[in-house]
Context: one part of a larger RNA
RNA sequence: CGUACGAAACUUGAGGAGGUUCUUCUUUAGUACGAGAGGAUUUAGAAGGACGACCCUCUGGUGUUCCUGUUGUCGCGCUAGCGGCACGGCAGGGUAGCUAAGGUCGGAACGGAUAAACGCUGAAGGCAUCUAAGCGUGAAGCCCGCUCCAAGAUGAGGUUUCGUAGGCUAAUAGCCGAAAGCCCCCUGAAAGACGAUCAGGUUGAUAGGCCGGAUGUGUAAGUGCAGUAAUGCAUUCAGCUAACCGGUACUAAUGGGUCGAACG
Numbered sequence: 001c002g003u004a005c006g007a008a009a010c011u012u013g014a015g016g017a018g019g020u021u022c023u024u025c026u027u028u029a030g031u032a033c034g035a036g037a038g039g040a041u042u043u044a045g046a047a048g049g050a051c052g053a054c055c056c057u058c059u060g061g062u063g064u065u066c067c068u069g070u071u072g073u074c075g076c077g078c079u080a081g082c083g084g085c086a087c088g089g090c091a092g093g094g095u096a097g098c099u100a101a102g103g104u105c106g107g108a109a110c111g112g113a114u115a116a117a118c119g120c121u122g123a124a125g126g127c128a129u130c131u132a133a134g135c136g137u138g139a140a141g142c143c144c145g146c147u148c149c150a151a152g153a154u155g156a157g158g159u160u161u162c163g164u165a166g167g168c169u170a171a172u173a174g175c176c177g178a179a180a181g182c183c184c185c186c187u188g189a190a191a192g193a194c195g196a197u198c199a200g201g202u203u204g205a206u207a208g209g210c211c212g213g214a215u216g217u218g219u220a221a222g223u224g225c226a227g228u229a230a231u232g233c234a235u236u237c238a239g240c241u242a243a244c245c246g247g248u249a250c251u252a253a254u255g256g257g258u259c260g261a262a263c264g
Stems, first nucleotide, its partner, number of pairs: 001152001005163007015149004021049006033038001051106005059100004066093005071086006111143002117137004166176004181259001183257002185201005206252003209248005216240002222235005
């Protein structure tokens, strides 16, 4: 821009893409077959490999924004307590998120038409013949079925809901205002390079703050007691706690602006 009014939702599926994998064990059965050795077709069940999708409850990894221990040195006048630097100084753990080595699920079944092959009926050709007419069975393959995209499918589809309007001019045309509705703008994250998407914008829990909880770390500081002291014990499963889960308008989403409909 188009889809012959303008919008908001929900859809159909022409067409396209993906996937459609492999093995072992048990049973049928040591059966059929075979002199024996050996050893099934088939049926039912189970387990697994690789691959793929999604996810983080569990097991772990990371987690330079959380906690703790500790070395050297400097600073806060000193002690105590803290902070800076030294690869996050080193070391031990670890929330959210992201992850695999972790978790869940998948390949299917049914159906249709077939290949090789096997048949029925059956002539040409009094017989025979699966074929010439006709009718069947039949594969991990084909078409469906499963997942995803999809009406620019210009063949531009369908359904529902919302909007229906005043004025001016030179009047099948043009302009202004304006409806539904979007956008700008702002707060953000389940989204993200930027656009976009999604959640919200006071009739508000969108982010921050605060409160409560969870989680992590592991028993803070101060004081008291014991000990010459290092240190230990008590107060104390304390203190602190990121991204997590709730609550709460305290702060910021103010105020506003642009665009935007029938010669019906």
Predicted 3D model of a 264-nucleotide part of an RNA (large-subunit ribosomal RNA, domain VI) from a Planctomycetaceae bacterium. It was read from a public genome assembly. The source organism's lineage runs through Bacteria, Pseudomonadati, Planctomycetia, Planctomycetales and Planctomycetaceae.